This is a predicted structure of a 1179-nucleotide part of an RNA (large-subunit ribosomal RNA, half B) from a Candidatus Pacearchaeota archaeon. The full RNA is in RNAcentral, with records from ENA. Model confidence (mean pLDDT): 81 of 100.
Context: one part of a larger RNA
RNA sequence: ACGAGUUAAGGGAAUUCGGCAUAAAUAGUCCCGUAUCUUCGGUAGAAGGGAUGUCUAUUCUUUUCUAUGAUUCAUUAUAGGGGGGAGUAGAUCGCAGUAACAAGGAUGGCACGACUGUUUACCAAAAACAUAGCUAAGCGCAGUUCCGAAAGGACACGUAUGCUUGGUGAAGUCUGCCCAGUGGUGGUGUCUAAAUGCCUAUUCCAAUAGGUGGAAAGCCCAUCAAACGGCGGGCCUAACUAUGAGGCUCUUAAGGUAGCGUAAUGCCUUGUCGUCUGAAUGGCGACGUGCAUGAAUGGCUUAACGAUGUUGUCACUGUCCCUAACUCGGUGCUUCUGAAAUCUCUCACCGGUGAACAGGCCGGUAUCGCCAAGUGGGAAGCGAAGACCUUGUAAACCUUUACUACAACCUGCCGUUGUGAAUUUAUUAUAGAUGCUUAGAGUAAGUGGGAGCGUCGAUGUUUAAGUUUCGGCUUAAAUGGAGCAAAAGUGUAACACCACUCAUUUUUAGUAAAUCCACUAACCUUUUUUGGAACAGCGGUUGGCGGGUAGUUUGGCUGGGGCGGCACCCCGCAGAAAAUGUAUCUGUGGGGCCCAAAGACAAACUCAUCUAGGUCGGAAAUCUAGAGUAGAGUGUAAAGGCAAAAGUUUGUCUGACUGCUUUUUGACAAGCAAAGAAAGCAGGAGUGAAAGCUGGGCUUAACGAACUUACUAUGAUUUUUAAUGGGUCAAGUAAAUGUCAGAAAAGGUACUUCAAGGAUAACAGGCUUGUCGCCCCUGAUAGUUCACAUUGACGGGGCGGUUUGGUACAUCGCUGUCGGCUUUUCCUAUCCUGGAUGUGCAUAAGCAUCCAAGGGUGUCGGAGUUCACGCAUUAAAAGGGAUCGUUAGCUGGGUUAAGAACGUCGUGAGACAGUUUGUAUGAUAUCUACUUGGCGUGUUGUUGUUUGAGUGGAAGGAUCUUCUAGUACGAGAGGAACGGAGAUUCGGUGCCUCUGGUCUACCAGUUGUUAUGAGCAGGCUGGGCAGCUACGCACUAAUCGAUAAGCGCUGAAAGCAUCUAAGCACGAAGCGAGCCGCAAAACGAAACAACUAAGGCCGCAGUAAAAGACUGCGUUGAUAGAGUUGAUGUGUAAGUAUUGAGCUUUUUGCGAUUUAUUCAGCAUGCAACUACUAAUAGC
Repeated sequence: ACGAGUUAAGGGAAUUCGGCAUAAAUAGUCCCGUAUCUUCGGUAGAAGGGAUGUCUAUUCUUUUCUAUGAUUCAUUAUAGGGGGGAGUAGAUCGCAGUAACAAGGAUGGCACGACUGUUUACCAAAAACAUAGCUAAGCGCAGUUCCGAAAGGACACGUAUGCUUGGUGAAGUCUGCCCAGUGGUGGUGUCUAAAUGCCUAUUCCAAUAGGUGGAAAGCCCAUCAAACGGCGGGCCUAACUAUGAGGCUCUUAAGGUAGCGUAAUGCCUUGUCGUCUGAAUGGCGACGUGCAUGAAUGGCUUAACGAUGUUGUCACUGUCCCUAACUCGGUGCUUCUGAAAUCUCUCACCGGUGAACAGGCCGGUAUCGCCAAGUGGGAAGCGAAGACCUUGUAAACCUUUACUACAACCUGCCGUUGUGAAUUUAUUAUAGAUGCUUAGAGUAAGUGGGAGCGUCGAUGUUUAAGUUUCGGCUUAAAUGGAGCAAAAGUGUAACACCACUCAUUUUUAGUAAAUCCACUAACCUUUUUUGGAACAGCGGUUGGCGGGUAGUUUGGCUGGGGCGGCACCCCGCAGAAAAUGUAUCUGUGGGGCCCAAAGACAAACUCAUCUAGGUCGGAAAUCUAGAGUAGAGUGUAAAGGCAAAAGUUUGUCUGACUGCUUUUUGACAAGCAAAGAAAGCAGGAGUGAAAGCUGGGCUUAACGAACUUACUAUGAUUUUUAAUGGGUCAAGUAAAUGUCAGAAAAGGUACUUCAAGGAUAACAGGCUUGUCGCCCCUGAUAGUUCACAUUGACGGGGCGGUUUGGUACAUCGCUGUCGGCUUUUCCUAUCCUGGAUGUGCAUAAGCAUCCAAGGGUGUCGGAGUUCACGCAUUAAAAGGGAUCGUUAGCUGGGUUAAGAACGUCGUGAGACAGUUUGUAUGAUAUCUACUUGGCGUGUUGUUGUUUGAGUGGAAGGAUCUUCUAGUACGAGAGGAACGGAGAUUCGGUGCCUCUGGUCUACCAGUUGUUAUGAGCAGGCUGGGCAGCUACGCACUAAUCGAUAAGCGCUGAAAGCAUCUAAGCACGAAGCGAGCCGCAAAACGAAACAACUAAGGCCGCAGUAAAAGACUGCGUUGAUAGAGUUGAUGUGUAAGUAUUGAGCUUUUUGCGAUUUAUUCAGCAUGCAACUACUAAUAGC
């Protein structure tokens, strides 16, 4: 030093992120008194005042004991004693009376949350959770919700005033608009839609195909926002300006209402104004285009409450100015016991080098060996295979409209599964009925037969029923008694009568399905009874829905990663360095086509442009003549190429062929696919008189594997055939992988994990220096004139390595990251102080420059701040470096974990160089270094006294006042200096007489406990010697030498001039001495003096002290203790006598206290005296 405590003059938060630290202050009880706000309960112990001990009396009250009496016999009265409470009066002591212990600091503004409560056991106690209240939804019990595979169970011995699931969060006041999106609910249908079923086809079966029908669901239509959620822009406009009630327009599902608003939300921002302050990035109150407020994701207020956050005031203080003293523990020393991390070494400094920050390398310097106590600069110290970052075809959780599944749920069908009735629909059968354009007498279904049919009753009439195209038709009954058809005519078709068929429709029966009703016997329920009932449940199957659950995926390149981009497949040119090849997120441009002619061949021709001429006609139309090496054209980029052509025009064609082979590009130098190009042979063509040319396009880009599916007048094979059909294989065509030699694929992690990386980022270092800072050159401009007193444009050249970048060299088996505090040293590009020069320098005050780094460069306000700003001072309030010096030195406010909130973004998990609140800082020092103290060796005997080579220091720095002097100067106003004196401040050294502090030596007072004494973490209080201390006191020169800038003398080179070249003289707080320390280990190890001894152990001690050391003494002795005397501190002891408010049994009575004895008593680390004790004896 540290841990725990005690006390501090004056100031009083100046400290600090912040009054952190109960450090201090407050405190109990009684009385008085109590604002504001208020939900009238509170706030409230508000705040703020006063009292409080002891003794002596006395009043009231309560309780208890004893004695006596009374009576209604368990009460009461009286007297005496004890305990408790509330008072009154008087006396009295002290610094102080809740004297110790115990025991709220108060108050104002704001934010958030209503409150009491709960929470991350072990870094977050909160604004988070909960809460009462409000609100929405589900559920009638065989229910909803939940657990379970099921059986079964919870809520629930409950039943809508109930239970469950969400949201919001007391109360007050309110809760606006939007249903387009997502979601919930409801509804509807010629829509989409599975399986079973039915029908049809394929020769049977099987399988398949088509059709029919078909639930949930989707689609569609509504509705719901206290469901998820959302809630605009532009232009113009009023008689100053400004503003914009208003208007126009685009647009939406709707365009943010009331409130609140620089906020826990506002980037800009320290917004603006006011207020609090000397000063406020703060607080509060306002303002409002609010990056990005806003109404139960609740808005705005709000009494009370809060170990919440924030900001004031009073009180209080060692938080601070500015530290000091004391106590205990511990450290230290002796002895005993005895780990751990760790462990290459025999471990100096500076500069350089080097994987770019070396104890070890290079160069230099320093260094005799060892021990101990300390401090923490270094060992890029120890601890932990970095948590940040990147990578991994690593992981885990979480999310979702990622991919793929599964549970659950909904749903059709089938089984368990039975009976009956009704209705409807479909179909079959049976028996009937009906069939109207016009013409025709007329209601002509169609085809065929047909010349008859009818008294077994026709045409008619009446009644009834059905039907209708409203004309009629059919049937039944009654009546009645002979017609109808054919022929003719009309018409597409001719009727009587018979048969068959079609369409529509009716009745009956069967089958099937659906709906509905009923039943009971499966099945379910029930204590019994019952109730439900072929439903439900269960099983199978179909479709739907399905982060409830699971498994996975979530490219690459990359001057880190992300965002961006595509440099990921191809082509031209340059880069590319005269073969080939050659990189970059190099440069410049293209491709993912097009064309049946823009292809093949042949022939003919010549383009662009210009000149001249020429009707309308012009600069440019078509025409004529001429010049015309390509200045045109060639589908498309560029390069290369091309003129009786590769261009243009015309003619004829389809070679934009089939089969096969080779070479080559792709892909230099190994291999490699698709694709492309070239050459050749065969076949059969086109064109040309022919030679020939032609396997698309003047050339170089214009592309795609396997699996799978479809197709083909293709081929092979297999099965069965009279022949097919089917299957398999091959080839080709089409469908694409552009991440283009080709996975089927979204996110979050700050709750995170693992592996690896300095192959790769953030800090610091290195390199660089655009940027930054500084300097120089030039000299436009300004300065009345005048570049250079001052100003210094446009340009140019450097230096520095304090900014910000670039880079990725070192570090990811770890170099602690901003600021502050503390503390050391260096630089100068100098802010002050010192010395000079110029001046647009009269003086004074300045401006600019030169020399100079000795010393100094401060306090306060707000903000985490560095920085910047502000207030008041000052001689000045300079700038920088040292791993942005300094975390094994402190702090931890900021940044940068886990909790939480706001705004914004995101469907969400979550995210934000946005905001806010909260949140663990390890360790016993081995080496080195430094600060100190010792031991030993050397220096050739010992002791003592010195010298001073060196070395440290700032030992002083600065200011003010005054004299000089109202002088010099100046018209005046103003107004110096040299030199002298005094003081102040900062720094340094020493000291304690004074002042102040402390003072656990000491004295006194006093509380509780105790019979007394003592003790009770000095119990508290008042003093205080020595010592130690600052807030106190003292001291803290001049001068000399050599110089800097500068100023000179003499003086040449250069007959002059010149401070310089030779020579000489001045000149600064700076340099060297002077002054104060250390210093012979100064290896050149010094000098001088004395001497034969000296020193140590041992003992008593302190002018000393961690241990050692040092100093004094040791009987020839005052070294320490004891004693005596003094001095000093406290403040007047005990005992005795006296006094005393009163009371009293009048007595040998009680009584706090007072006075005298008494400057007493007590105490003493001081002084003097004194050998009583111990320093004996000895090695």